[in-house]
Predicted 3D model of a 1393-nucleotide RNA (small-subunit ribosomal RNA) from an uncultured prokaryote. The RNAcentral record of the sequence draws on ENA.
RNA sequence: UACGUUUGUAAAGCGGCGAACGGGUGAGGAAUACAUGGGUAACCUACCCUCGAGUGGGGAAUAACUAGCCGAAAGGUUAGCUAAUACCGCGUACGCUUCUUGGACUUCGGUUCAGGGAGGAAAGCGAUACCGUGGGUAUUGUGCUAUCAGAUGAGCCUGCGUCGGAUUAGCUAGUUGGUGGGGUAAUGGCCCACCAAGGCGACGAUCCGUAGCUGGUCUGAGAGGAUGAUCAGCCACACUGGGACUGAGACACGGCCCAGACUCCUACGGGAGGCAGCAGUGGGGAAUAUUGGACAAUGGGGGCAACCCUGAUCCAGCCAUACCGCGUGUGUGAAGAAGGCUUUCGGGUUGUAAAGCACUUUCAGUAGGGAGGAAAAGUGAGUCCUUAAUACGGGCUUACCGUGACGUUACCUACAGAAGAAGCACCGGCUAACUCCGUGCCAGCAGCCGCGGUAAUACGGAGGGUGCGAGCGUUAAUCGGAAUUACUGGGCGUAAAGCGCGCGUAGGCGGCUUGGUCAGUCGGAUGUGAAAGCCCCGGGCUUAACCUGGGAAUUGCACUCGAUACUGCCAAGCUAGAGUGUGGUAGAGGGAAGCGGAAUUCCGGGUGUAGCGGUGAAAUGCGUAGAUAUCCGGAGGAACAUCAGUGGCGAAGGCGGCUUCCUGGACCAACACUGACGCUGAGGUGCGAAAGCGUGGGGACCAAACAGGAUUAGAUACCCUGGUAGUCCACGCCCUAAACGAUGAGAACUAGAUGUUGGAGGAAAUUGAUCCUUUAGUGUCGCAGCUAACGCAAUAAGUUCUCCGCCUGGGGAGUACGACCGCAAGGUUAAAACUCAAAGGAAUUGACGGGGGCCCGCACAAGCGGUGGAGCAUGUGGUUUAAUUCGACGCAACGCGAAGAACCUUACCUACCCUUGACAUCCUCGGAAUCUGCUAGAGAUGCGAAGGUGCCUUCGGGAACCGAGUGACAGGUGCUGCAUGGCUGUCGUCAGCUCGUGUCGUGAGAUGUUGGGUUAAGUCCCGUAACGAGCGCAACCCUUGUCCUUAGUUGCCAUCAGGUAAUGCUGGGAACUCUAAGGAGACUGCCGGUGACAAACCGGAGGAAGGUGGGGACGACGUCAAGUCAUCAUGGCCCUUACGACCUGGGCUACACACGUGCUACAAUGGCCAGUACAAAGGGAUGCAAACUCGCGAGGUCAAGCUAAUCCCAGAAAACCAAUCGUAGUCCGGAUUGGAGUCUGCAACUCGACUCCAUGAAGUCGGAAUCGCUAGUAAUCGCGGAUCAGAAUGCCGCGGUGAAUACGUUCCCGGGCCUUGUACACACCGCCCGUCACACCAUGGGAGUGGGUUGCAAAAGAAGUGGCUAGUUUAACCUUCGGAAGGCGCUACCACG
Repeated sequence: UACGUUUGUAAAGCGGCGAACGGGUGAGGAAUACAUGGGUAACCUACCCUCGAGUGGGGAAUAACUAGCCGAAAGGUUAGCUAAUACCGCGUACGCUUCUUGGACUUCGGUUCAGGGAGGAAAGCGAUACCGUGGGUAUUGUGCUAUCAGAUGAGCCUGCGUCGGAUUAGCUAGUUGGUGGGGUAAUGGCCCACCAAGGCGACGAUCCGUAGCUGGUCUGAGAGGAUGAUCAGCCACACUGGGACUGAGACACGGCCCAGACUCCUACGGGAGGCAGCAGUGGGGAAUAUUGGACAAUGGGGGCAACCCUGAUCCAGCCAUACCGCGUGUGUGAAGAAGGCUUUCGGGUUGUAAAGCACUUUCAGUAGGGAGGAAAAGUGAGUCCUUAAUACGGGCUUACCGUGACGUUACCUACAGAAGAAGCACCGGCUAACUCCGUGCCAGCAGCCGCGGUAAUACGGAGGGUGCGAGCGUUAAUCGGAAUUACUGGGCGUAAAGCGCGCGUAGGCGGCUUGGUCAGUCGGAUGUGAAAGCCCCGGGCUUAACCUGGGAAUUGCACUCGAUACUGCCAAGCUAGAGUGUGGUAGAGGGAAGCGGAAUUCCGGGUGUAGCGGUGAAAUGCGUAGAUAUCCGGAGGAACAUCAGUGGCGAAGGCGGCUUCCUGGACCAACACUGACGCUGAGGUGCGAAAGCGUGGGGACCAAACAGGAUUAGAUACCCUGGUAGUCCACGCCCUAAACGAUGAGAACUAGAUGUUGGAGGAAAUUGAUCCUUUAGUGUCGCAGCUAACGCAAUAAGUUCUCCGCCUGGGGAGUACGACCGCAAGGUUAAAACUCAAAGGAAUUGACGGGGGCCCGCACAAGCGGUGGAGCAUGUGGUUUAAUUCGACGCAACGCGAAGAACCUUACCUACCCUUGACAUCCUCGGAAUCUGCUAGAGAUGCGAAGGUGCCUUCGGGAACCGAGUGACAGGUGCUGCAUGGCUGUCGUCAGCUCGUGUCGUGAGAUGUUGGGUUAAGUCCCGUAACGAGCGCAACCCUUGUCCUUAGUUGCCAUCAGGUAAUGCUGGGAACUCUAAGGAGACUGCCGGUGACAAACCGGAGGAAGGUGGGGACGACGUCAAGUCAUCAUGGCCCUUACGACCUGGGCUACACACGUGCUACAAUGGCCAGUACAAAGGGAUGCAAACUCGCGAGGUCAAGCUAAUCCCAGAAAACCAAUCGUAGUCCGGAUUGGAGUCUGCAACUCGACUCCAUGAAGUCGGAAUCGCUAGUAAUCGCGGAUCAGAAUGCCGCGGUGAAUACGUUCCCGGGCCUUGUACACACCGCCCGUCACACCAUGGGAGUGGGUUGCAAAAGAAGUGGCUAGUUUAACCUUCGGAAGGCGCUACCACG
């Protein structure tokens, strides 16, 4: 180095077993499924186990391999060699299969026993011993063959159970059955031939939609409801569809064939693939993990075994996804720290919280130690079984060897230090937890109710609090509460809900008695109801979650043994339900025929003449061509006055002149008969007002449509004149109504009272009226009971039973689509999308009503005088303006705030000017305060000058005042009257508004307070489930009207006296008037009448006054977010060298216009001139001012008196008397304007009042409309006062003169009480309906269009299986050498297309 042999490893091949298990997923499937209980005598079962039996003898190939060839590859092909427990005959065979004979049993299907015929098997490989060498024999182990039995696992059949839709009602031809075959492991139309015509379905067939089923899980007291992740059982599926092969088992996830879609490779010829295995990737999505370790354990497959394989499995990784446990410290600590937040500025709170002090060290960290999960297997020894055996094999004991992925395991120890470790939601109610700031219907919140429009516990932030806590909150989903589908456990008069009414099928329910049966029902026993889970008792992890042992439960199903009351069934009876018969009764019950009179209309005739008719008033219409009216005659149609009645009849709709015929039902009385024959009634069927439809008649009245006339803004209406369908009849449809008692039918029971209709019986001697009893209807009232209440109440809506129908928030909608019916109109059945948080019932209190009743008020009416027209005054709007300051806006703003804007006022505008300020308090400094004049300036203010030096004192200083400075602060007629107080207006001086107790009602509430009378009055009386009380009314107060007492000046003067030209002028008086204090008086007290014997009213007497004598003050509960932040006060906000303060001038006084309130007028009841008379109430010392005097006058000068019953303002005027004017834009009217003046005041230009002269406008009594007033009032006349320097036609007062009218409550306005309706309750200025305009979110329709699924029919036909054949082909075995048998091909069935 080559070759050979043996052993081992790796790899290929032959062969065997496995691959049908394990693992994944839930597409399909509503029954070939699942669950539960049965059947299989109609069946199979590899490996495993039990008992016996057998394992004889032959044959032909083939892979690997060798050599070629083809292909890019996948792979293929030719030739040759070879083995087996691979393959094939032969022999033998029972207890196997099949045929057959006989017997036994039988549930009649079959089973079993004995005999005969036929058919069908196999494989060897190790080990030991012996003989012996080619090998054989024996034993043993393991295989193999046939058969029986077991175990296990399948198959098939079957009872019961298992989602929604009837807008799916009929489905089915291999369909249902039979006979005979085929096929299968096996029954069977599973398949085939023939025969029959069946089978399923309202107890839901068929069709459509949806869905894996179960043990269980979640919820719930339960019954139920929802669900089917993890774990377990079953089923189905493996890219989509079809198919078979192999095999014990598949029609097979990691096998095959075919078709299809998709992806990949390719040399373009052809090939390959199937993660719903474990990881992983992409995509989708709100969202779901590592391309990890190991076979150590448990289990599976193979193997004699060692061992091999195993993404089953065991572990680890990721995720607070869920459950459980633990930590983030513990104790002490008040100066109640700081900071934050808040505040009533005192405080409170965060809060023993922190800091500080004293401790502890779980967990995490570092270091060290350290179980259990491991028992087997293997090797050695021993013993037992097996055996001839001490081989082999098996069991047991013992020794050795030695197996851990997790793993830096659990656990233990040491070390250091409070050290590394808290968030989330919420705080309006539900629902535990509250304040501040910001925002200002914005931003936003919101589970429901709902928050937010300047004081938000609701938004956002903060502080604080509450809840849970390594979590918390949101979203989605299920059950519960929900008795809100009601089995347990609801309803239907009016809330949703009784079919319009009968008859009747199926079904449901059903009187009394006896017997039988035992299906239902009840009890016992047995089997089953898998395990897990739930529950109970134990055990193991430090505890728990978790794991584990036992029990109970599993309410069910099956089988069996009993009970027999009730229900059912069978049989026999009964008469109380029901029905039939006999005799009567009432009736608009129904159908048909005939007849009648009144009335309307029309036609003919007569009389007769100008209208008729109609209406709120008219007109259209009719009428001189003779209407209406009236008389006579005729025609025709329809309806039937009176009787007539919550009277009658009918199932309901409905039925009304009279007569006849036909016919249904009800009731009464007494007996006889049948013997449960009954009740209800899904579908079905019949009837069913009016309107409407069809055909044919008829048509008088009435009358949709239509026409005309009116009304009206319009009037497609109401009213009028006409008028067609229709109304009527016959036949046929329609099938609906508030078809109502809004009350289904039947049966039984449960106080009464009183009408009425139909019967029967009775009573008083009889008749009659009448009364009693009973029965069948029909009404009213009423007890118990029921009802949410209203109400019902023997005709129930009471108490029960039976059956049917119907309801489940409002709208959409009794609609759409579909179906059925219909001639049509339309009817019946009957949704959804979408949308709202209500819709609804009954009752209550108010308010309201072009509802009712009663009653008030200058509310109307009856009157008188005005406004609205003119001029002026004044206020407002508007406009203008630098500003024309602000407020007040129907009544209830507008001669209002304003009892008085030239400056001031003044708040507005312009210009100038001040900043601790014009005003208050505090602090510091200086100075008395203060006065005088000069100068600049529009002034505020500024520059400078001179005089003056006070009061108290404890001698320090202090008080008042002035100036300067600093900061706290002042200041604001800036905003909000919708943040407020106070005050005021208004309803309204209307008669109301309430409470306590009691009573009634579930309650809101009612009663009282309503009712009968009466009043100005809730005033009073009576009645009364109410009895009382309060605020209001009235009275008390003021004033006025009569008288008395007291008093008597400044008032008075009768008597006395004096005096004067005259005068209470004087003495005096105290009578009168008057003044001002106190009393009296009037109370329906008296009389008559009415009334209820009341309250009260009417009339009268007396009286100054009479029914509240007149007037005033006085204003209930409340309403109007009424008015006022500009009287004042005040929360909040805003401005702070200005939105504050001072000052000059201007403005509030403007002026095309509109409105309100007034004055003066338009004239003769008047104007003008002259003369004469009579008030009241007020004011007056910075005031009223006489007299004299001057002025034409406003007024001036001088000045007496007066602090006022003394003096003054201060002559009252209308009136009266006399004169004039003579109806005119005037002798009316006085605006406007010119001139001249007076007064006030720093100042009358803007912008005062008054006087004189001159001027002399509009206006000749006022449109629509509208105001006041009922007696000393309206009207008219003058006087005074407040405010005020001055400035009233306004306002507040005073007196003089001094009327008219009121029938009355119908109407307008306002109010009170009772009652009624209400869909109103910010309450009729309420609520609310429809069209249109725009859009198209949703739904329906829509010319259509695209997709899915399905039915019927035809063609087509891959792979495959079965069949057929003679076209083709082939090792075994047989052969009579021809074949037989197998394959290809053909054909039947059939997927896709």